[in-house]
RNA sequence: GAAUCUAGUCAGCUUAAUCUGAGCUUUUGCCUAGAGGGUGAAGCUUGAGAACGGAGGAACCAAAUUUUGGGGGCGUACCGAAUAGUUUUGGAGGGCAUCUCUCAGCCCUAGCCCGUCAGCUAACUCCGUCAGCCUUGAGAGAAGACUA
Numbered sequence: 001g002a003a004u005c006u007a008g009u010c011a012g013c014u015u016a017a018u019c020u021g022a023g024c025u026u027u028u029g030c031c032u033a034g035a036g037g038g039u040g041a042a043g044c045u046u047g048a049g050a051a052c053g054g055a056g057g058a059a060c061c062a063a064a065u066u067u068u069g070g071g072g073g074c075g076u077a078c079c080g081a082a083u084a085g086u087u088u089u090g091g092a093g094g095g096c097a098u099c100u101c102u103c104a105g106c107c108c109u110a111g112c113c114c115g116u117c118a119g120c121u122a123a124c125u126c127c128g129u130c131a132g133c134c135u136u137g138a139g140a141g142a143a144g145a146c147u148a
Base pairs, nucleotide, nucleotide: 006148007147008146009145010144012133013132014131018050019049020048021046022045023044024043025042026041027040029039030038031037051129052128053127054126055125056124061119070117071114072113073112074111078091079090080089081088082087092109093108094107095106096105098142099141100140101139102138103137104136
C1' cells in the first nucleotide's frame, strides 16, 4: 500500500424539476510574510453541455362522430353508493427517509393549462428543469462512505 472478514456510525423527503463546465459576487473556513493571491463553501448568470420529463407530428392500424351538453393536455389525484348540504363509505391509484421485495401502520386522491383544435405515430418540431416540506416500524437481501 492492496484485498478480505468483523463491529460501530452515517446517508434528507415529494416532484421530471438534477448534475457538470465557465463567468461574476460574497465569505466569519483553510494555506501564504502579505494580497486586487490560491483553495473550500454559498448565491447569481448562461442562445454552454449532459441527463430527466412532457407536447405536437406520417404510413399502417383504429375510430366513423364530433358537432357548447364542445373537445383536449399535465398530474396518483379517478370510478361507485348514500346524503338537502357539508360529509361518510367501498373500489382503484399514489407517497412514507440509501436501494429492492414482503408484512403491518399512517397519509393523500389537489391544482393548473390550451382555446373550438390535436387518436396512434418514424423522421422531425417545440416546451419544462418549478414549487413545497421534515422522517414509520419489522423481516430478508444488495451496494456505498468513515472509524476500529
Molecule: c-di-AMP riboswitch aptamer (ydaO/yuaA leader)
Organism: Merismopedia glauca CCAP 1448/3